RNA sequence: CAAUUGAAGGGUUUGAUCCUGGCUCAGAAUGAACGUUGGCGGCGUGGAUUAGGCAUGCAAGUCGCGCGACAAGGUUUCUUUAGCUUGCUAUUGAAACUGGAGGAGCGGCGAAAGGGAGAGUAACGCGUGGAUACCUGCCCUUGGCUCCGGGAUAGCGUCGGGAAACUGGCGGUAAUACCGGAUAAUAUCCCCGGAUCAAAGGUGUGAUUCCGGCCGAGGAUGGGUCCGCGUCCUAUUAGGUUGUUGGUGAGGUAAUGGCUCACCAAGCCGAAGAUGGGUACCGGGUGUGAGAGCAUGGCCCGGCUCACUGGGACUGAGACACUGCCCAGACACCUACGGGUGGCUGCAGUCGAGAAUCUUCCGCAAUGGGCGCAAGCCUGACGGAGCGACGCCGCGUGCGGGAUGAAGGCCUUCGGGUUGUAAACCGCUGUCAGUGGGGAGCAAAUGCACUAGGGCAAUCCCUAGUGUUUGAGCGAUCUUCAGAGGAAGUCCGGGCUAAGUACGUGCCAGCAGCCGCGGUAACACGUACCGGACGAACGUUAUUCGGAAUCACUGGGCUUAAAGAGUCCGUAGGCGGCUCGGUAGGUGAGGUGUGAAAUCCCACGGCUCAACCGUGGAACUGCGCUUCAAACCACCGAGCUUGAGGGAGAUAGAGGUGAGCGGAACUGAUGGUGGAGCGGUGAAAUGCGUUGAUAUCAUCAGGAACACCGGUGGCGAAAGCGGCUCACUGGGUCUCUUCUGACGCUGAGGGACGAAAGCUAGGGGAGCGAACGGGAUUAGAUACCCCGGUAGUCCUAGCUGUAAACGAUGAGCACUAGUUCGAGGGGACUUCCACAUCUUCUUGGACGUAGCGAAAGUGUUAAGUGCUCCGCCUGGGGAGUAUGGUCGCAAGGCUGAAACUCAAAGGAAUUGACGGGGGCUCACACAAGCGGUGGAGGAUGUGGCUUAAUUCGAGGCUACGCGAAGAACCUUAUCCUGGUCUUGACAUGUUUAGGAAUUUUCGUGAAAGCGAAAAGUGCCUUUCGGGGAGCCUUUACACAGGUGCUGCAUGGCUGUCGUCAGCUCGUGUCGUGAGAUGUCGGGUUAAGUCCCUUAACGAGCGAAACCCUUGUCUUCAGUUGCCAGCGAGUAAUGUCGGGGACUCUGAAGAGACUGCCGGUGUUAAACCGGAGGAAGGUGGGGAUGACGUCAAGUCCUCAUGGCCUUUAUGACCAGGGCUGCACACGUCCUACAAUCCAGCGUACAAAGGGAAGCAAGACCGUGAGGUGGAGCAAAUCCCAAAAAACGCUGGUCAGUUCGGAUUGCAGGCUGCAACUCGCCUGCAUGAAGCCGGAAUCGCUAGUAAUCGCGGGUCAGCAUACCGCGGUGAAUGUGUUCCUGAGCCUUGUACACACCGCCCGUCAAGCCACGAAAGUGGGGGGCACCCGAAGUCGCCGAGCUAACUCGCAAGAGAGGCAAGCGCCGAAGGUGACCUCCGCGAUUGGGACUAAGUCGUAACAAGGUAGCCGUAGGGGAACCUGCGGCUGGAUCACCUCCUUU
Repeated sequence: CAAUUGAAGGGUUUGAUCCUGGCUCAGAAUGAACGUUGGCGGCGUGGAUUAGGCAUGCAAGUCGCGCGACAAGGUUUCUUUAGCUUGCUAUUGAAACUGGAGGAGCGGCGAAAGGGAGAGUAACGCGUGGAUACCUGCCCUUGGCUCCGGGAUAGCGUCGGGAAACUGGCGGUAAUACCGGAUAAUAUCCCCGGAUCAAAGGUGUGAUUCCGGCCGAGGAUGGGUCCGCGUCCUAUUAGGUUGUUGGUGAGGUAAUGGCUCACCAAGCCGAAGAUGGGUACCGGGUGUGAGAGCAUGGCCCGGCUCACUGGGACUGAGACACUGCCCAGACACCUACGGGUGGCUGCAGUCGAGAAUCUUCCGCAAUGGGCGCAAGCCUGACGGAGCGACGCCGCGUGCGGGAUGAAGGCCUUCGGGUUGUAAACCGCUGUCAGUGGGGAGCAAAUGCACUAGGGCAAUCCCUAGUGUUUGAGCGAUCUUCAGAGGAAGUCCGGGCUAAGUACGUGCCAGCAGCCGCGGUAACACGUACCGGACGAACGUUAUUCGGAAUCACUGGGCUUAAAGAGUCCGUAGGCGGCUCGGUAGGUGAGGUGUGAAAUCCCACGGCUCAACCGUGGAACUGCGCUUCAAACCACCGAGCUUGAGGGAGAUAGAGGUGAGCGGAACUGAUGGUGGAGCGGUGAAAUGCGUUGAUAUCAUCAGGAACACCGGUGGCGAAAGCGGCUCACUGGGUCUCUUCUGACGCUGAGGGACGAAAGCUAGGGGAGCGAACGGGAUUAGAUACCCCGGUAGUCCUAGCUGUAAACGAUGAGCACUAGUUCGAGGGGACUUCCACAUCUUCUUGGACGUAGCGAAAGUGUUAAGUGCUCCGCCUGGGGAGUAUGGUCGCAAGGCUGAAACUCAAAGGAAUUGACGGGGGCUCACACAAGCGGUGGAGGAUGUGGCUUAAUUCGAGGCUACGCGAAGAACCUUAUCCUGGUCUUGACAUGUUUAGGAAUUUUCGUGAAAGCGAAAAGUGCCUUUCGGGGAGCCUUUACACAGGUGCUGCAUGGCUGUCGUCAGCUCGUGUCGUGAGAUGUCGGGUUAAGUCCCUUAACGAGCGAAACCCUUGUCUUCAGUUGCCAGCGAGUAAUGUCGGGGACUCUGAAGAGACUGCCGGUGUUAAACCGGAGGAAGGUGGGGAUGACGUCAAGUCCUCAUGGCCUUUAUGACCAGGGCUGCACACGUCCUACAAUCCAGCGUACAAAGGGAAGCAAGACCGUGAGGUGGAGCAAAUCCCAAAAAACGCUGGUCAGUUCGGAUUGCAGGCUGCAACUCGCCUGCAUGAAGCCGGAAUCGCUAGUAAUCGCGGGUCAGCAUACCGCGGUGAAUGUGUUCCUGAGCCUUGUACACACCGCCCGUCAAGCCACGAAAGUGGGGGGCACCCGAAGUCGCCGAGCUAACUCGCAAGAGAGGCAAGCGCCGAAGGUGACCUCCGCGAUUGGGACUAAGUCGUAACAAGGUAGCCGUAGGGGAACCUGCGGCUGGAUCACCUCCUUU
């Protein structure tokens, strides 16, 4: 110098957004466990579950310097025997001395420490801070004392009992064991006279002196007891307590005290949570966290408690005692069955249970403890080692070079890339481990011996020195040897979250922390490669904290997301106006004591570093004591008036209660008039009515409700209150400023009031009307609608206590822009009054600033800014359910969970879509018309059926005369049967062998094919052997091939919405944002067309225009077209010469633009009308199709990924099938006839086609057609006749002179071939059908309808398709409805977007829970019975050494046994409380791709919904009464905004 540097978010609700809100992840940690893997070392750590049971060994002994006794041995003396060297050896016995092993005993000290565990305990147990009425062995200091005696008893000896454990009798013995006496203060008691109380010796030659003993005093240490404060959850535990609370006295204790007892009093505790229940040792600390907190209490330290379970005392300084005693119980063991023994929650170890936790190790060398004078002994405390990656820390598994970027693997666009300098290879090093050797240190003291010095002397003590003794285990470090040698894995790679490819699999197998992956191209499963993270580990699981501001003290909320009690009064409590004085509890400042050590933090230091450890500091945010301050809070005292209240005077009102009165309407009754219906509905019916209804008049009766006024008007705390009058009564407002003097605010519990429905009792009952009956509707209709109708609705007296009891907004006070309307008062101005104006207080609304808010919104009546108090919320469901309690007559109310389950549920707003919502607009959408379809026959397509096969595709509109612009073979498809080929019918390349190519013939066969034979030899080059190119055959290999699958892997193309008017962008602006604006509004248009307005200004894709065609004109051109005029010619014809006028052809232009006029309109856009014009408002038609939608269609046009196939799913051939026929549907053709048919005659087109073609004239044939072939690659020739029309004739209403199917016969054409299976012709035949049910289609003008012509396909085949022209209408000028579409707006629980979403019963499976006759068990106190051990008390006739008396006998004192009594554990019994388990059956609940019934809700959800209540019903639900808007739509009223 330092010791307070610390704070992150992400995923997931939605189509998207903001918010609320839960779930989940990333971090750190652990006494852990599991999976895979595993080299070394250091330091730590390791039975968390059964305080379950334990074999075995050890864990507390020691002292001979307290005592008695015993053995071996030694020495000496004596003795016995033997041998002999005659004094020596061996030996027996005895005595004395010595000796002290070992075992036991008496005695002392210790055993109450150390060690283990956390069962109990919610408590003065613990923590912290205090207190004292107490004790304290050993230790220290200090003052004294240590005298004289006595009697026993173990051991021992002997005799017994018993299996054993153990135990009895007799005899004798010692002490620092026991006892008596003396002495006696500074001790104790005291009546102040006095009285009482002790001891032990040992060692040694020798003790006042060393070691002890005794009586005191003080200290230290340790303990006992008491008190303040702190210390978990539960009120679904609210009252508890009888020694209980206190007093007096006594007993007891070391000591206070109901600790115990007697008596007296009736207290004591409790919402600041008593009592009960559950759980739990507490603290230092530990984990986490920025902190505050939250969780936790393993190792270590302090305290407490426990020791098989329960009870008890003894001994002792200390225990009610872990390895002591007694009793009871359970369990286990021994037993001779009579009895005994035991307590690992000490260290090891074992069994059990469990996911799970170690060696029956070494040593007292160190540290510490016990005993001892000491040596020493004991010590599973402790020191060490072992086992376990259980944790933390450290080290290593090599380093440098090395590219042909080897091989192999994986991927590949086949080029390559990557693994990867990685390896190999070259060079180097030697950590760790291994091997052998050395080795500091953990050891210093004590002891012993000697020496010296000091304490007078000493056996004692101190100091110094020398020598000597002690290592269980560890071993730093050094060194020898050899060699890269022995040493890398785990998890992950969809996002969060760092890191991807291939293959396999095919909603399977599997993954998953959340979201979610997997149904044939899986970055998500499995494997491989590659990559990422960490690394001797890595993942998983469990748990804690964090993130989570998600219980919010720091630091949240309650209009709509969860959340304000229905309202008021008020108790406790909380909070509280102004001034002065005082006190000092809170508060602030200083000092001081304590806050153990360890831990955390800081500094320094020691292990090579680190972990770890040491030293010092800081800190321990706390508590106590003390000093000071006095602003604030508090308390005490004194005042004040502004809060609050009182008084006086005015005043508005559906405020409340009771009584009386009133008219209208309704129903009923009576009477009159009247005479057939009434009533009711979408339409009806039930019902009422000729016994007279309805209607109408009069009279009477009854009950309920009070029209108009009437109003975002008034009053009330809320619920609520409405005719009029009277009585009683509550509250408010304004004015005066007269009085009191903070009397105030809120309000847990508590009390009162509290709509409707409902309940009890008694009335009443007109209308209405749950239930109920009937009629309708309907698939059904337990409903909606209708006819009736009971409770009820009304009154009185009680109960109930709930509503969307809502402003979904608690009460009070203060402050913070305004404008405006209404209600009730006062004042000013005006000389006065009235009106107006201004102002002030109260009150009811609207708009709106700032602010707030997720937004919607709110905004002086706050949801703004502050203060005070109360209530409530913490994801959705389960559930306001179960259970318990409580209230209620009941219905039910209040209080109020859990298991389980989901990853959401929700709020506001946005864009869409949708609505049996609204507005505007359009369309052959409807209407008005014309003609059809649906009925018949046929054609054609489809379905179905059939079949060997009937190939495939297309499926509402948008499949079905569609792909197919044309299936006899071919086409054509492996669709079927059969026969064949295998590098292939087709492409490219390599390769073997042969041959030119090529041509011809034969056999077999249905053909394809198979087999055989013959002819034939070319080109280039050559060294003549040959080689090469090309082609053919052949062998082998790459490969070809596939109309095989996937249109849900794709490209391309196409259909549809729709030629609908839309779809977007840039910049700006608004909004937190999704988004909005622009694109809305007013007009207008076919149009988002244009104009105006405008926080928008512009732009793009669409619309329009540009393009083609058609309609008019002009110019140019004039053949093959044309022919007016001129000429020629013909029977006739532009036939010819000519001509360009016309038509026409085809090129260029013109023309039409709302340009002009009038009107309307905003001076606009535009619209209406008109003129001119061939054409008029887009002139007609075509081409042209925005962003997108339908996983629309097509892999069978083509292309293409993937998969499959390869002597076949490829290729070839023959035949068959695609044409099959009880049936159904679509699209057409022809008809049903007279507006027609038939015959005859006679006109007028356009657009096309033509060479393997169109074909004229001519001839033949009834005809189809044939023969033949002029002309024509075409404005020239041909197809080619146009038909309807028109004219004439016939048919006259019929199954026909309609209609033409079907069938027979005979022919023609095409083609290799018309049987299956073509077309046409002629003759004959002559079905059905007489205009078509429900329903449905097309069309608005050259259109519909009708008529023919042409073309493509094609050998042939057209009622289809694509075109062309001819004739040529009707109706509408509207938008109510159906359908579709566009824009704006509104609601929404939809977003796969209404073909949406979604509710309930029932049925099935599964899960948890509740109830339940009962049943099993645990816990708890209470009462009674029995009552062990034991303390205490009484008694003690039995027994009795010490003391007293006595010579003795004996007696006494004292003691003991036995007995009795109180208490008393276990046990038993009884009633009860409480908890848990099981339980036939039963109840609802949750969940579960495709069950049943309906359709309740979301849109006006098709009867608006919802709340409370009551009744009813298979179910959602329905109905009644009251309430709410969190209801759409339309209209009106009021208010507001702007002017």